[in-house]
Molecule: RNase P RNA; transfer RNA
Organism: Pseudomonadota bacterium
RNA sequence: CAGGUUCGCCAAAGGGUCGCGCCCAGCUUCGGCUGGGUGAGGAAAGUCCGCCCUCCACAGAGCGCGGUGCUGGCUAACAGCCAGGCGGGGUAACCCGACGGCAAAGUGCCACAGAGAAGCGCAUUGCCCGGCAACGGGCGAGGGUGAAACGGCGGUGUAAGAGACCACCGGCGCGCGCAGUGAUGCGCGCGGCCAGGCAAACCCCACCGGGAGCAAGGCCAAGCAGAAGCGAGGGGCUGCUCGUCCCGCUAUCAGCUUCGGGUAGGCUGCACGAGGCGUCGGGCAACCGGCGUCCCAGAGAGAUGACCCUUCACGACAGAAGGCGGCUUAUCGGCGGGCCUGGACA
RNA sequence: GGGCGCUUAGCUCAGCGGGAGAGCACUGCCUUCACACGGCAGGGGUCGCUGGUUCAAUCCCAGCAGCGCCCACCA
Repeated sequence: CAGGUUCGCCAAAGGGUCGCGCCCAGCUUCGGCUGGGUGAGGAAAGUCCGCCCUCCACAGAGCGCGGUGCUGGCUAACAGCCAGGCGGGGUAACCCGACGGCAAAGUGCCACAGAGAAGCGCAUUGCCCGGCAACGGGCGAGGGUGAAACGGCGGUGUAAGAGACCACCGGCGCGCGCAGUGAUGCGCGCGGCCAGGCAAACCCCACCGGGAGCAAGGCCAAGCAGAAGCGAGGGGCUGCUCGUCCCGCUAUCAGCUUCGGGUAGGCUGCACGAGGCGUCGGGCAACCGGCGUCCCAGAGAGAUGACCCUUCACGACAGAAGGCGGCUUAUCGGCGGGCCUGGACA
Repeated sequence: GGGCGCUUAGCUCAGCGGGAGAGCACUGCCUUCACACGGCAGGGGUCGCUGGUUCAAUCCCAGCAGCGCCCACCA
């Protein structure tokens, strides 16, 4: 210098004029006016996870159901993050992995083709023996089919063959030793055990999960008209059982469903929080702790816009609605740090 | 704002791991003087899109896209 890879940050900049929401102060004829402050994002999005919060009487137990799935750690929690292991890709930096049961607990599926698609099963062609032949018996090495064919190679053996037997290699299982918290790695020994794939098929194992959601819920105000059905049980997912509490049990009725009626008002939940920034300490890191400092949108038809000037690389995706931590998806571009490969120079 | 469902032929739907189907519609022929009805034959599909699992995906899993439905308070 070129190419690559990874981590982090920014999201045109500056000025002027006119507007908008919220807060504070002052004035007010209560309609507003004036001044000051403040005002979208890295994803505010999808609602895919997790949690706070609220209600369901309590939020209890078991089964069912759903979710997660290498190990250790972090965290309020997670399907997230960090570190490590294993497998795969790449020359490398580095990246990717639904990665438990190495499918040897059981069930199921494996279309077509093929002899045979999974446990004493299989024979079209073929090989061997007997026989003139038809045929009978033995075999599973070669050809062929298929996505996948019952270890590989060499030898012994045999009529021909075959893990039938033997050596080596590969796989699996069992046992032991060493290292590690562990996943796992390394090494040794034994067993011819040779066992196909699929668990994003059922299932098994371990762990987790009660349900609903701020249109949850609480307080106040205004206004109206109830009716029908079900019903002995009910207490808002869907399915059952048990425990416990409350309301109700032939009605002046708990509750549920449907139709009808009324209101479309105010306050709250709702902006100080698992909060931001700086620094010090612990830790490989995620993260945690101490100290200092800051207050940083809050509407309820829903506020950020318009115009002008200057500069440049001519500006992408996109707009909060209870809050927070993640993931995923969309995104013109720009800046900085680390590392790798190739080339050149010193 | 929150919750839930659907997407397969022109329309309405079935199918749920191994050939993409039914009814209506459409086209041609027969029937009729002609049309309708009827009969026979036929054409037409990116199974919304993109990835993954699998030998194999409309189906199983994940992510996008589009469409649709429901909800407040009082008595």